A computed fold for a 395-nucleotide RNA from a candidate division WOR-3 bacterium, annotated as Bacterial RNase P class A. It matches the Rfam family "Bacterial RNase P class A". Rfam describes the family as follows. Ribonuclease P (RNase P) is a ubiquitous endoribonuclease, found in archaea, bacteria and eukarya as well as chloroplasts and mitochondria. It is annotated as a ribozyme. It was read from a public genome assembly, where an Rfam model found it.
[in-house]
RNA sequence: UGAGGGGGCCGGGCAACCGCUCCCGUUUCGGGGGAGGAAAGUCCGGGCUCCAGAGGGGAGGGCGCUGGGUAACCCCCAGGGGGUUGCAAAGGCAACCCACGGUAGGGCCACAGAAACAAGACCGCCGAAGGCCCUUCGGGGCCAGGCAAGGGUGAAAGGGUGGGGUAAGAGCCCACCGGCGCCACCGCGAGGUGGCGUGAGGGGGUGAGAGGCCCCCGGCUUCCCGAAAGGGAGGCUCUGGCAACCGCCCGCCCGGAGCAAGGCCAAGCAGGGAGGUCACGGGUGUGCCCCGCACCCACGAACUCCCGGGUCGGCCGCUUCAGCCUGUGGGGAAACCCGCAGGCGAGAGAAAUGGUUGCCGCGAACAGAACCCGGCUUAUGAGCCCCCUCAUCCC
Numbered sequence: 001u002g003a004g005g006g007g008g009c010c011g012g013g014c015a016a017c018c019g020c021u022c023c024c025g026u027u028u029c030g031g032g033g034g035a036g037g038a039a040a041g042u043c044c045g046g047g048c049u050c051c052a053g054a055g056g057g058g059a060g061g062g063c064g065c066u067g068g069g070u071a072a073c074c075c076c077c078a079g080g081g082g083g084u085u086g087c088a089a090a091g092g093c094a095a096c097c098c099a100c101g102g103u104a105g106g107g108c109c110a111c112a113g114a115a116a117c118a119a120g121a122c123c124g125c126c127g128a129a130g131g132c133c134c135u136u137c138g139g140g141g142c143c144a145g146g147c148a149a150g151g152g153u154g155a156a157a158g159g160g161u162g163g164g165g166u167a168a169g170a171g172c173c174c175a176c177c178g179g180c181g182c183c184a185c186c187g188c189g190a191g192g193u194g195g196c197g198u199g200a201g202g203g204g205g206u207g208a209g210a211g212g213c214c215c216c217c218g219g220c221u222u223c224c225c226g227a228a229a230g231g232g233a234g235g236c237u238c239u240g241g242c243a244a245c246c247g248c249c250c251g252c253c254c255g256g257a258g259c260a261a262g263g264c265c266a267a268g269c270a271g272g273g274a275g276g277u278c279a280c281g282g283g284u285g286u287g288c289c290c291c292g293c294a295c296c297c298a299c300g301a302a303c304u305c306c307c308g309g310g311u312c313g314g315c316c317g318c319u320u321c322a323g324c325c326u327g328u329g330g331g332g333a334a335a336c337c338c339g340c341a342g343g344c345g346a347g348a349g350a351a352a353u354g355g356u357u358g359c360c361g362c363g364a365a366c367a368g369a370a371c372c373c374g375g376c377u378u379a380u381g382a383g384c385c386c387c388c389u390c391a392u393c394c395c
Stems, first nucleotide, its partner, number of pairs: 001391009012360007020034006036366001040377002043375005048258004060254005065079005080100001081098007101249003105246002107242003122151002124147003130143005159177006178238001179198008201217005218237008262316004272307002275304003281297006321345001323344009
């Protein structure tokens, strides 16, 4: 210098003209407001609304190191522990990451590998005691068999390092480290520091050899039977990984539906309820009879009017609040909290927020509010800043 990757800032500015939409006014016009950092995914959490609900328990579900923040959170801040990397190499420091409660019940462990669980002889080591063979009598070969040191496979092969030990090996023994338990101190706490204890629980047997095989006896624990006493079957007693597989235990939390929530007003038509009117009908009167006329009756139809529900439609909910920006005071290590001053503000109909030109060297990306808010996650161009990797050139 160039390319690529990651993180942060930012998400064009000004002016003129022409539009779109909402609001206000003095309404052929004027003035004012008009998308985002993610408006997105709808993954968490809340507000708000309606329904349900005394309280408690169970079931079901979620979260899960600790302390704090918050309306709340699977969020944020700080701390602890663990891991990876870098620096230092003397205790350590820094960056990044972590679904990081317990579990002695159950389940699973692809591929590779000999073996994936009281695991395992593929290569390897040994072959001391035992068997066979050879022998120059030093030993050698083959076998039964022993071994978890070394190699190899794997995400993972059963604590680590060193020494002793042994035929070879092995917590087989020992020291230190690690693990686990108890105690003391420090810390609000997670936890830290120190001390003590704890090596296949103890005893016996078999055997050349026992941590391993057999028998007996402990401590703790799970399940089953039993009213209990007790009995039976396992497991654990430095013994792989997965708890983001199930179960169990511990702690905390959780009612359901969602703005098409929900509320108010309310055409036309149909249907429901109540009333009125007239004609047909029936009865009575008038009359010898009929029509007609007058009066009365109740059902249905018709007409009319009223009422209620409800549809179309209209209005509210609706955006001014856990609000944002700037400055500033106070508390706090921080997240955040309590104030003060000033400024700002889409709320709409299947839905507006745009275009042209000029200047600023260049404005291209992801993407469009639909009840609101706090987070998380994902997407994103140019420019600027920081970091990393690679290439080239120069010193």